The RNA shown here (Bacterial RNase P class A) has 358 nucleotides and comes from an Actinomycetes bacterium. It matches the Rfam family "Bacterial RNase P class A". Rfam describes the family as follows. Ribonuclease P (RNase P) is a ubiquitous endoribonuclease, found in archaea, bacteria and eukarya as well as chloroplasts and mitochondria. By type it is a ribozyme. Taxonomically the source falls in Actinomycetes (Bacteria, Bacillati, Actinomycetota). The coordinates come from a structure-prediction model, not an experiment, and the mean pLDDT is 77.
[in-house]
RNA sequence: GGGGCAGGCCGGGUGACCGCGUGCUCCCGCGAGGGGGCCCGAGGAAAGUCCGGACACCGUAGGGCAGGGCGCUGGGGAAAUCCCAGACGGCGAAAGCCGAUGGAAAGUGGAACAGAAAGCAAACCGCCACCGACGUUUCUCCGGAGACGCCGGUGGUAAGGGUGAAACGGUGGGGUAAGAGCCCACCAGCGUCAUGGCGACAUGACGGCUGCCAAACCCCGCCCGGUGCAAGGCGAACAGGUCCCGCUACCAGGCGGCCCGCCGAGGGGCCGGGUACGCCGCCAGAGCCGCCGGGAGAUCGGCGGCCUAGACAGAUGGUCACCCUCGACAGAAUCCGGCUUACAGGCCUGCUACGGAA
Repeated sequence: GGGGCAGGCCGGGUGACCGCGUGCUCCCGCGAGGGGGCCCGAGGAAAGUCCGGACACCGUAGGGCAGGGCGCUGGGGAAAUCCCAGACGGCGAAAGCCGAUGGAAAGUGGAACAGAAAGCAAACCGCCACCGACGUUUCUCCGGAGACGCCGGUGGUAAGGGUGAAACGGUGGGGUAAGAGCCCACCAGCGUCAUGGCGACAUGACGGCUGCCAAACCCCGCCCGGUGCAAGGCGAACAGGUCCCGCUACCAGGCGGCCCGCCGAGGGGCCGGGUACGCCGCCAGAGCCGCCGGGAGAUCGGCGGCCUAGACAGAUGGUCACCCUCGACAGAAUCCGGCUUACAGGCCUGCUACGGAA
């Protein structure tokens, strides 16, 4: 000096004028309402609605089945499929990044086509041994024996060839009639033991010879009641009529399905009427900022400071001037913790390798 990687921050600014919303306050007005002043007023993702909760209601939410979620180890945290550190595996030169990470020896199932055969299997082409027939040839003691070629039968074989993503561990050697973990060496997997580690695992020794897929059903372990701010509560307004089921329980009904338990005097259908309005919920919080301390870190503790949108057809805009990085993605609607996605341009810190200079 440019490249790569990890983390953090800003994301238009300043001035003037006019215009918006909540709250507080002062004045005018019988009231409705109007005028002035002050404080505050969209995000790092407010987005997606993917995960978890706070809170509310279902009398209680008790047990179970079904159903659903998670799945290496240790820690953080209210919890989370989240975050941190580590183990193992993969990618990368590295810094780093990613994760389909329990079990195939409980069972079922799948692997099209091809291939003989896709699991406690199997023989298409081959290889070997024996028997028999034919042909050629050699020897002969003329009984026959051997070699080569080819065909059939019986037995052995899974090393070679073919098919396939994958063929009953792989490579090399020995051995064998020909072969095979049959034996040996090395390697992968599995099991046992020892050592180290909280642990996942790692290393070593010994052993025997061993397919893949569970993000297939399943098994094992842990967890889960449901519905959701259009939850729910209060006020205002209003008009009732009729029918069904049930009333102390074997029985109506009881906010996902089923069963048990428990509660239980009310629970519903139809017709008609009123209402779509106001207030609460609604923002003081698992809150934010700064400093110090513990910890490898996620985070935890202490001290101090701050109050920072609560709209309800739904608030942030317009004009002028100057500066400048010439302005990206993009707007709260109950709230909080995460994850994912989008993002012009600029700044800061650290790490990694390369090049150059001293």